[in-house]
Context: one part of a larger RNA
RNA sequence: CUCAGGAGAAGGAACUCGGCAAAUUGACACCGUAACUUCGGGAGAAGGUGUGCCCCGGUAGGUUGUAGAGCCUCGCGCUCGAAGGCCGAUGGGGUUGCAGUGAAAUGGUGGCUGCGACUGUUUAAUAAAAACACAGCACUCUGCAAACACGAAAGUGGACGUAUAGGGUGUGACGCCUGCCCGGUGCUGGAAGAUUAAAUGAUGGGGUGCAAGCUCUUGAUUGAAGUCCCAGUAAACGGCGGCCGUAACUAUAACGGUCCUAAGGUAGCGAAAUUCCUUGUCGGGUAAGUUCCGACCUGCACGAAUGGCGUAACGAUGGCCACACUGUCUCCUCCUGAGACUCA
Numbered sequence: 001c002u003c004a005g006g007a008g009a010a011g012g013a014a015c016u017c018g019g020c021a022a023a024u025u026g027a028c029a030c031c032g033u034a035a036c037u038u039c040g041g042g043a044g045a046a047g048g049u050g051u052g053c054c055c056c057g058g059u060a061g062g063u064u065g066u067a068g069a070g071c072c073u074c075g076c077g078c079u080c081g082a083a084g085g086c087c088g089a090u091g092g093g094g095u096u097g098c099a100g101u102g103a104a105a106u107g108g109u110g111g112c113u114g115c116g117a118c119u120g121u122u123u124a125a126u127a128a129a130a131a132c133a134c135a136g137c138a139c140u141c142u143g144c145a146a147a148c149a150c151g152a153a154a155g156u157g158g159a160c161g162u163a164u165a166g167g168g169u170g171u172g173a174c175g176c177c178u179g180c181c182c183g184g185u186g187c188u189g190g191a192a193g194a195u196u197a198a199a200u201g202a203u204g205g206g207g208u209g210c211a212a213g214c215u216c217u218u219g220a221u222u223g224a225a226g227u228c229c230c231a232g233u234a235a236a237c238g239g240c241g242g243c244c245g246u247a248a249c250u251a252u253a254a255c256g257g258u259c260c261u262a263a264g265g266u267a268g269c270g271a272a273a274u275u276c277c278u279u280g281u282c283g284g285g286u287a288a289g290u291u292c293c294g295a296c297c298u299g300c301a302c303g304a305a306u307g308g309c310g311u312a313a314c315g316a317u318g319g320c321c322a323c324a325c326u327g328u329c330u331c332c333u334c335c336u337g338a339g340a341c342u343c344a
Stems, first nucleotide, its partner, number of pairs: 001339008010330002014328001019325001027051005036041001038173001052095005061087004068080004072075001096100001108323007115315002120132002136171007148157003174310004179240003184237002186233005193228003199222001204217005241259005268302001269299001280296005
């Protein structure tokens, strides 16, 4: 020096990306316990007190229940219950040590906030999460030889099920809600019309033949789905504007004009897991705060099941703060053990 343990004056997070690591807390009994809440929780909230041994005393009491007693619906009945067995205080008195859950085992706690409701699942061997799943919600397909899936097929699953069933897709408990647009793309519907394949084959022409014919070609007409066309449909894919002027200080614009669009973003939220400018501005916390919390709205580029906004409980989840605690640090020191190292 390395590894594994132990102790530490004064200070106590000044360490550091970050209290990482360590320390604190810890058992049982009793007292006591806030906001909020889906009334279940939160909660072991928090915060306190006690704990050994001896004596009253294995006492009071509980439990089991023998003998016995009582009662009646007279039974394998019920009630009380000496004895015996098991459990066993409160309280009072005394006593001892530095220390009585004397060792071991054995929660640190609280506050604000993001995300995800929750328990679960996941990258076997760098990611456990805000990702996946989830109950619930919605749309859509499917009438049974179902849709759908596997399979050249037979067949099988779906299902020995039958629309309160089954498949697919999206969202993701719960609460309050879920606005406008069908022009594009998709899907669904539409006995008209247009276009249109094979097929059909009117007519004309060529070759050959004496001819009947055979053969090559021309292609009027008829002719499906699809497409065009007409509607519907956004919890289908998706989309949700610009410029100019205007109020008796200024500023701003409830108001007006104009252009464009299928329609111009409603409620709610907002410097946000989204804000470039940006360490925005104001307030809080600190002596000092690019983080954090609360507001403002100028949203580069939030926004409503690609869900919006809240939310108790929950989380080996992210951010911030406080108390307690400590060798994380100021600033290192010592002890124990095992290595390394030196010598043999």
Molecule: large-subunit ribosomal RNA, domain IV
Organism: Rhodocyclaceae bacterium